[in-house]
Context: one part of a larger RNA
RNA sequence: CUGGGCUUAAAGGGUGUGUAGGCGGCUAGGUAAGCGUCUUGUGAAAUCCCUCGGCUUAACCGAGGAAUUGCUUGGCGAACUGCCUGGCUUGAGGCGCGUAGGGGCUAGUAGAACUCUGGGUGGAGCGGUGAAAUGCGUAGAUAUCCAGGGGAAUGCCGGUGGCGAAGGCGACUAGCUGGGCGCGUCCUGACGCUGAGGCACGAAAGCGUGGGGAGCAAACGGGAUUAGAUACCCCGGUAGUCCACGCUGUAAACGAUGUGCACUAGGUUCGAGAACUUCUGACAGUUUUCGGGCCGAAGGGAAACUGAUAAGUGCACCGCCUGGGGAGUACGGCCGCAAGGCUAAAACUC
Repeated sequence: CUGGGCUUAAAGGGUGUGUAGGCGGCUAGGUAAGCGUCUUGUGAAAUCCCUCGGCUUAACCGAGGAAUUGCUUGGCGAACUGCCUGGCUUGAGGCGCGUAGGGGCUAGUAGAACUCUGGGUGGAGCGGUGAAAUGCGUAGAUAUCCAGGGGAAUGCCGGUGGCGAAGGCGACUAGCUGGGCGCGUCCUGACGCUGAGGCACGAAAGCGUGGGGAGCAAACGGGAUUAGAUACCCCGGUAGUCCACGCUGUAAACGAUGUGCACUAGGUUCGAGAACUUCUGACAGUUUUCGGGCCGAAGGGAAACUGAUAAGUGCACCGCCUGGGGAGUACGGCCGCAAGGCUAAAACUC
């Protein structure tokens, strides 16, 4: 450079936003850089190829032609790409009216459970297991009633459901705030798509400082089990789990499926709207838009399966793969307080 690929065989970046770049709707005119055609000069000779000729043939040699796909000069052409100017509305955005939602942030409040403390009743056990024991209890436990304190999480509703770019989000109320969808078709007039770097977000665990600490619980101690038991079971229990601020930047960050647009049978179900039908209306039916599932035609696929939420048919752009091990390692660089992260080989070996 090129080919073939990326659900499960190696391979989609964790997610978004956006710079450069790549790509880009309909239409009129202009231009002529790309493009096409003709042309000027050049593209040494030899070689290769074709024709003819010379050595008795061939190799070899001689002559002519072609080729040299390139660069360059000028003319012509204007469909397509580019550029310039003007117009358009279907892409995109705005506006208006509605609408659903655990989307985000902050503050406050509530009930159930748990645990602790004080008090009452009570008087011998409780707890735990396969069975036990460690453990707790006459200094009165467990149980039960009353009062108070504390922290964390929000049962039912709850869904095959909703929202979010992803991570993720679930009691209630208020405030602040992002996005979506439907309808109208009033406005702008291609303002678009993708996106190397960059920037932002990013579960859990972990780290720093300060708080908090009910329950749970790595580590740790004890009791069992066992040949042993650095486990599974039981009794305890510290980090942590929670809050604020700051780091870390990973994951089976999964739909193991990048984003956008267009096109290609249907059926069924759930969520959010709109219009129509019905005298009105709950409801129901029909049509339609957006989203979540299941089944399935054609097609695709090695098959499993997928199938308008494509893994079908195409286009645009990005990321990634190229036998197994060595190895997501070493070295170097960058980042981090550290743990470590990102980038990323080779020898050797099969």

This is a predicted structure of a 350-nucleotide part of an RNA (small-subunit ribosomal RNA, central domain) from a marine sediment metagenome. It matches the Rfam family "Bacterial small subunit ribosomal RNA". Its mean pLDDT, the model's own confidence on a scale to 100, is 89. The RNAcentral record of the full RNA draws on SILVA.